[in-house]
A computed fold for a 149-nucleotide RNA from a Chloroflexota bacterium, annotated as FMN riboswitch aptamer (RFN element). Its Rfam family is "FMN riboswitch aptamer (RFN element)". Gene Ontology term of the family: FMN binding. It was read from a public genome assembly, where an Rfam model found it. The coordinates come from a structure-prediction model, not an experiment, and the mean pLDDT is 77.
RNA sequence: GCGAGCCUUCGGGGCAGGGUGAGGCGUAAGCCAAUUCCCGACCGGUAGUGAGCCCGCCUGAGCGGGUAAGCCUACGGGCCGCUGGCGCAGCGGCAUGAUCUGGUGAGAUUCCAGGGCCGACCGUACAGUCUGGAUGGGAGAAGGCAGGU
Numbered sequence: 001g002c003g004a005g006c007c008u009u010c011g012g013g014g015c016a017g018g019g020u021g022a023g024g025c026g027u028a029a030g031c032c033a034a035u036u037c038c039c040g041a042c043c044g045g046u047a048g049u050g051a052g053c054c055c056g057c058c059u060g061a062g063c064g065g066g067u068a069a070g071c072c073u074a075c076g077g078g079c080c081g082c083u084g085g086c087g088c089a090g091c092g093g094c095a096u097g098a099u100c101u102g103g104u105g106a107g108a109u110u111c112c113a114g115g116g117c118c119g120a121c122c123g124u125a126c127a128g129u130c131u132g133g134a135u136g137g138g139a140g141a142a143g144g145c146a147g148g149u
Stems, first nucleotide, its partner, number of pairs: 001149002005145006017039003023032003041129002043119002045075004052067006070117002077096001078094007099115005121132001123130001
């Protein structure tokens, strides 16, 4: 310098406020009633890229480090089917989702400004935000052990 293997910990956020009233209760007046509907509000997993920002070094350009994308690339997560050695794995399929305009510039779907859009399954008054599968899984992150060549 390279480095199979093992262990530990960590590893997702979000309806403020208002309106309507399916339906329920009541003799009646009336009361209750959606985080799902309407107005509006709020949120953004992991890695990569990255011209911004911060810190250090050096001053000559620059070099090193940190941080920075929901909608660019890849991954994770959900559902369905088939197979098997079936509390899991492999293969196949599906929804896999969503960004434009202007500015600067050699260069930006990443910066700045403005507008727009997206979000598994189950339950329920139709859900990105509630409930549940989930004390689960998880891309990965940090640290440690071991010890070969």